[in-house]
RNA sequence: CGGGCUGGCCGGGCGACCGCGUGACGUCGGUGCGAACCGGCGUCCCGAGGAAGGUCCGGACUCCACAGAGCAGGGUGGUGGGUAACACCCACCCGGAGCGAUCCGCGGGAAAGUGCCACAGAAAGCAGACCGCCCCGCCCCUCUCGAGGGACGGGGCAAGGGUGAAACGGUGGAGUAAGAGCCCACCAGUGCGGCGGGUGACCGUCGCAGCUCGGCAAACCCCACCCGGAGCAAGGCCGAACAGCGUGCGUCGGAGGGCUGCUCGCCCGAGCACGCGGGUAGGCCGCUGGAGGCUGUCGGCAACGGCAGUCCUAGAUGGAUGGUCGCCGAUCACAGAAUCCGGCCUACAGGCCAGCCCGUCCC
Numbered sequence: 001c002g003g004g005c006u007g008g009c010c011g012g013g014c015g016a017c018c019g020c021g022u023g024a025c026g027u028c029g030g031u032g033c034g035a036a037c038c039g040g041c042g043u044c045c046c047g048a049g050g051a052a053g054g055u056c057c058g059g060a061c062u063c064c065a066c067a068g069a070g071c072a073g074g075g076u077g078g079u080g081g082g083u084a085a086c087a088c089c090c091a092c093c094c095g096g097a098g099c100g101a102u103c104c105g106c107g108g109g110a111a112a113g114u115g116c117c118a119c120a121g122a123a124a125g126c127a128g129a130c131c132g133c134c135c136c137g138c139c140c141c142u143c144u145c146g147a148g149g150g151a152c153g154g155g156g157c158a159a160g161g162g163u164g165a166a167a168c169g170g171u172g173g174a175g176u177a178a179g180a181g182c183c184c185a186c187c188a189g190u191g192c193g194g195c196g197g198g199u200g201a202c203c204g205u206c207g208c209a210g211c212u213c214g215g216c217a218a219a220c221c222c223c224a225c226c227c228g229g230a231g232c233a234a235g236g237c238c239g240a241a242c243a244g245c246g247u248g249c250g251u252c253g254g255a256g257g258g259c260u261g262c263u264c265g266c267c268c269g270a271g272c273a274c275g276c277g278g279g280u281a282g283g284c285c286g287c288u289g290g291a292g293g294c295u296g297u298c299g300g301c302a303a304c305g306g307c308a309g310u311c312c313u314a315g316a317u318g319g320a321u322g323g324u325c326g327c328c329g330a331u332c333a334c335a336g337a338a339u340c341c342g343g344c345c346u347a348c349a350g351g352c353c354a355g356c357c358c359g360u361c362c363c
Base pairs, nucleotide, nucleotide: 001359002358003357004356005355006354007353008352009351010350012328013327014326015325016324017323018322020047021046023044024043025042026041027040028039029038030037031036049334053345054344056343057342058341059340060339061231062230063229064228073227074226075225076224077223078092079091080090081089082088093107094105095104096103097102108222109221113220114219115216116215117214130161131160132157133156134155135154136153137152139150140149141148142147169187170186171185172184173183188212189211190209191208192207193206194205195204196203197202235285236284237283238282244276245275246274247273248272249271256268257267258266259265292311293310294309295308296307297306298305299304329332
């Protein structure tokens, strides 16, 4: 210099004017005995994102249910760690791709059981014989009378050919009528055992066993672990409106409620629970400061955690965050909160930074 891999960050900037929303203060008006509340105006502060998105996981929070345990159902799935938790993250292992940086894996079990394996093919799972090879019987043909070829029947084999995504290890030898892990040596795999390393997944090495046992579990299933349901339109309070009815329990031998983790006990106590019907579409709380960000330091390979300092700035409910102008970079992407957090996934004009790999040239 060229090509590439990985990680992180930004995502128009500055100024002026106008507009919108929350809050604080001031002022005016209304309601009210008052405290205060509501409305108008003015000033000041603040006012979308890296994904606020999809709503796919996991939690916080709220209400309902719940003795414990189990069944059914659902989810997760190499190992170790992180975390409030996770289907997330980090590190490692195994398998695969790449010269490499690095990337990919829906990665428990198929020698528990059941099931499935299209087409082709003889046979697709307690295998099988189409072509082929070999032996025997019988018949025919040729003949240099040793034999050779062919048809039929009976039997043996699975080495070679052929089908297929996949056909029951590979090479060589021994053996045989021809053959075969049938037997032997080596290699590969699997299982079992020993030793060594590692927390572990697993790795290395030695020995034994001819054991060679196809794939699919996102088919049923088996194993281990996890899981109650509904969701901020949760839920609570105030106000307004309406029409009651049915069933069950109970009215002092008392249903139900409060205190309470439970029992006991104390107190209140005439209604309570369910269903049908009818009514309402207003306000307030929940509501945003939190498993929070940044910096330093310590522990850890890392994810992350401890400590100290420091910073904080949306909270609407017909739902605010926009417009115009000037200068600059450049012609500006994807897109906008709605209870809150941690992730994943998806969308994205353009730009910046760091580390690493390969190639070429120069010193």
A computed fold for a 363-nucleotide RNA from Nocardioides sp. TF02-7, annotated as Bacterial RNase P class A.
The organism belongs to Nocardioides, within Bacteria.
The coordinates come from a structure-prediction model, not an experiment, and the mean pLDDT is 77.